Large-subunit ribosomal RNA, domain VI from a soil metagenome, 260 nucleotides, folded computationally. The full RNA is in RNAcentral, with records from SILVA. Its mean pLDDT, the model's own confidence on a scale to 100, is 83.

[in-house]
Context: one part of a larger RNA
RNA sequence: CGCUUUGAUGCCUGAGGGGAAGGUCCCUUAAGUACGAGAGGAACGGGGGAUCGGCGCCUCUAGUGUAUGGGUUGUCUGGCAAGGCAUUGCCCAGCAGCCACGCGCUAUACGGAUAACGGCUGAAAGCAUCUAAGCCGGAAACCGCCCUCAAGACGAGGCAUCUUACGGCCGCGGUAGUCGACCGCGUUGAUAGAGCGGGGGUGUACGCAGGAAGUUCGCAAGAGCGACCUGUUCAGCCCGCCGCCACUAACCGCCGUAGC
Numbered sequence: 001c002g003c004u005u006u007g008a009u010g011c012c013u014g015a016g017g018g019g020a021a022g023g024u025c026c027c028u029u030a031a032g033u034a035c036g037a038g039a040g041g042a043a044c045g046g047g048g049g050a051u052c053g054g055c056g057c058c059u060c061u062a063g064u065g066u067a068u069g070g071g072u073u074g075u076c077u078g079g080c081a082a083g084g085c086a087u088u089g090c091c092c093a094g095c096a097g098c099c100a101c102g103c104g105c106u107a108u109a110c111g112g113a114u115a116a117c118g119g120c121u122g123a124a125a126g127c128a129u130c131u132a133a134g135c136c137g138g139a140a141a142c143c144g145c146c147c148u149c150a151a152g153a154c155g156a157g158g159c160a161u162c163u164u165a166c167g168g169c170c171g172c173g174g175u176a177g178u179c180g181a182c183c184g185c186g187u188u189g190a191u192a193g194a195g196c197g198g199g200g201g202u203g204u205a206c207g208c209a210g211g212a213a214g215u216u217c218g219c220a221a222g223a224g225c226g227a228c229c230u231g232u233u234c235a236g237c238c239c240g241c242c243g244c245c246a247c248u249a250a251c252c253g254c255c256g257u258a259g260c
Stems, first nucleotide, its partner, number of pairs: 001152001007162006016149004022052008035040001053106005061100001063098002068093005073086005095240001110144003117137004166256004170186005191249003195244004199239004207232005214225004
């Protein structure tokens, strides 16, 4: 833009597409049965499992986790503290997220039309013949059944509700995302941030106080320094999670629209 010709909202139908959504194997039962002189020895069906593939997920396990916390080396900022740089300097741990090595699901069947093949009836050809007319059966393959997209399906579909509504720009965001789009919210508000609480990560902060191997000064009494330890401290620092809360920002507004 088109269709439906008032528009809007929600829910459907399914023409037609896509899928492999399943594959293989083992055990057990059937059954030491059928069969077979014996030796031997099935199948249909039922139950359980393994593995490969497919789809989804993050409770658990593991990886990542250059958000984060901690340790530590060299050097620089006069010292401490706090930091910069060195592959994140190196190392340890690690929430959320993303993930696999982790977790869940992934029917049995059945219908249709068939292949080879097996048949019925049956002439040509008084017989015979599955075939010439007609009919029945018959594969993991094919078409359905199952999952999924789907009315630009121009044959442009349907139902319900509202009845002059509405949509976009704009702003705050994310169940979404390259951009558009999609989804949520915009004070009649918890949409994001801040704050507070919960939960979680790291692992006990700075400062101060007490102690301390030792060491410096002093004749001595004593005074100073001191890695480190302990207390304050289940600390300090941090959080993409869960809540509470209008403190901050969602303001002010603009545009389009209903026969062509």

Rfam family: Bacterial large subunit ribosomal RNA. Its family is annotated with structural constituent of ribosome and ribosome in the Gene Ontology.